[in-house]
Source information: The part of an RNA shown here (small-subunit ribosomal RNA, 3' major domain) has 481 nucleotides and comes from an uncultured organism. Its mean pLDDT, the model's own confidence on a scale to 100, is 82.
Context: one part of a larger RNA
């Protein structure tokens, strides 16, 4: 110096109080551990691994994981030689589970020489040989990337000054601030990487613009902005304005600031995102990809079929669904917003109890489709029960995609109706349009969503800092570095 202390002093943080929903108890989805296995491929491992790489495991992904049949310059890349020519390449046919292996047919690019033709060159075959390959090992050789403390307010340099030095000052000290934010003081005077703004969305309002919107005003109507027609409103998306402690009042050390108030769509960082200092954890990842070493080379490369990755007495995380009258069912009705669509979204009509199917208007989409938004609101049933709760599991029938759903798919329909009556110890998120509920869409994707990312509806409690956890700052004590 630093690092720890069940010393200390001041501050902050859903850290605790306050309180509102869950986890934990059932059931199933999903990862993990374990145990099975012929394999149950690898990897992540307190916090910060465990709906995580994985934004899709039938088959293919897939990583000889594991059986079984093949290949040997190779599935792929570039170089030598040297060969052949009815060469590439397509058909067909045998063997085979498929790769593979064996047959025959057909068939061709350039130049130059005079057609046939012949010569030669480039591509592609084959055979040698250099080489390829390896998701094989090492994240304690590495780059890139990431997580994590932590959006914490820290972290450091130059010159000067103290000091024998390490090192200190500066960055302490009084305010204050979300802030090493800004004043004051001051042997320090200054700058840098952090913080703040600069970005992007969003919250008023101007101009610009009118194949979306409007009986706003005028007309016509088979009543739909549907037609004339309008740009007033909403929108849409480009450009501006606007907020800055500017302004009053008090409080403050004439400061920096706070504390009320005016106007304002909006007030003290308006709300939200993006953006994460020096460094820490030999932190994660040779399985994205790159890359050193080491290994291997008729196999730790490569094709292929068939199964594993989905296996189950358990245990454990993260969910989804209940347990029920703020409900369940059953009919009628209103209101988003953000995305996606041509191998695709697919209306209107028919068929089917229903998944669905026929069929195909529109639509490269502010114009047409997915599409119904649900929770709400009105009406009726149920009457507190293991029930009209709840929806596991089992039979049974079907749709869909796809070469194929046995193992291993989503879905619809009878029939079945399991635990479960609010969940012990313990623990986890949340201060606002947030918790909580409610539904809607994208990626990935032939098909597969309770998972992940996003969008809106309807919308709460609560206002301290004594304690427990973790952080920052000053301070003290060490026999630690």
């Nucleotide at each position: 110096u630093g690092a720890c202390g069940g010393g200390g002093g001041c501050u902050c943080a859903c850290a605790c109080a306050a309180g509102c929903g869950g986890u934990g108890g059932a059931a199933c989805a999903u990862g993990u551990g374990g145990c099975u296995u012929a394999a149950u491929u690898c990897g992540a491992a307190g916090c910060a691994a465990c709906g995580c790489g994985a934004a899709g495991a039938a088959c293919c992904u897939u990583a000889u994981c594991c059986u079984a049949g093949g290949c040997u310059u190779g599935a792929c890349a570039u170089g030598u030689a040297c060969g052949g020519a009815u060469u590439a390449g397509c058909u067909u046919c045998c063997u085979g589970a498929a790769a593979g292996g064996g047959a025959a047919g057909u068939g061709a690019c350039g130049c130059u020489c005079u057609u046939u033709g012949a010569g030669u060159g480039g591509a592609a075959c084959g055979u040698a040989c250099a080489c390829a390959g390896g998701u094989g090992c090492u994240g304690c050789a590495u780059g890139g990337c990431u997580g994590u403390c932590g959006u914490c307010a820290g972290c450091u340099c130059g010159u000067g000054c103290u000091g024998u030095g390490a090192a200190g000052u500066g960055u302490c000290g009084g305010g204050u601030u979300a802030a090493g934010u800004c004043c004051c003081u001051u042997a320090a005077c200054g700058a840098g990487c952090g913080a703040a703004a600069c970005c992007c969305c969003u919250g008023u309002c101007g101009c610009u613009a009118g194949u979306u919107g409007c009986c706003a005003g005028c007309g016509g109507u088979c009543c739909g902005g549907c037609c004339g027609g309008g740009g007033a409103c909403u929108c849409u998306a480009g450009c501006g304005a606007g907020a800055c402690u500017g302004c009053c009042g008090g409080u403050g050390u004439c400061a920096a600031a706070c504390c009320g108030g005016a106007g304002g769509a909006a007030g003290g960082u308006g709300g939200g995102g993006a953006c994460g200092a020096c460094g820490u954890c030999a932190a994660g990842u040779c399985a994205u990809c790159a890359u050193g070493g080491c290994c291997u080379u008729u196999a730790u490369g490569c094709c292929u079929a068939g199964g594993g990755c989905u296996g189950c007495a358990c245990a454990c995380g993260u969910g989804u669904u209940a347990c029920a009258a703020u409900g369940g069912c059953g009919g009628g009705u209103a209101c988003a917003a953000a995305g996606g669509g041509c191998g695709g979204c697919g209306a209107u009509a028919c068929c089917g109890c229903a998944a669905g199917g026929u069929g195909g208007a529109g639509c490269a989409a502010a114009u047409c489709c997915c599409a119904a938004a649900a929770a709400g609101c009105c009406c009726g049933c149920c009457c507190c029960a293991g029930u009209u709760c709840a929806g596991a599991u089992c039979g049974g029938g079907g749709u869909c995609u796809g070469c194929a759903a046995c193992u291993c798919g989503a879905c619809c329909c009878c029939g079945u109706g399991a635990a479960g009556g609010u969940g012990g110890a313990a623990u986890c998120g949340c201060u606002a349009g947030u918790a909580a509920u409610c539904g809607c869409g994208u990626a990935u994707c032939a098909g597969c969503a309770u998972g992940a990312c996003g969008c809106g509806g309807u919308g709460a409690u609560a206002c301290g800092u004594u304690c427990c956890u973790g952080a920052g700052c000053c301070u003290u004590g060490u026999a630690c570095a």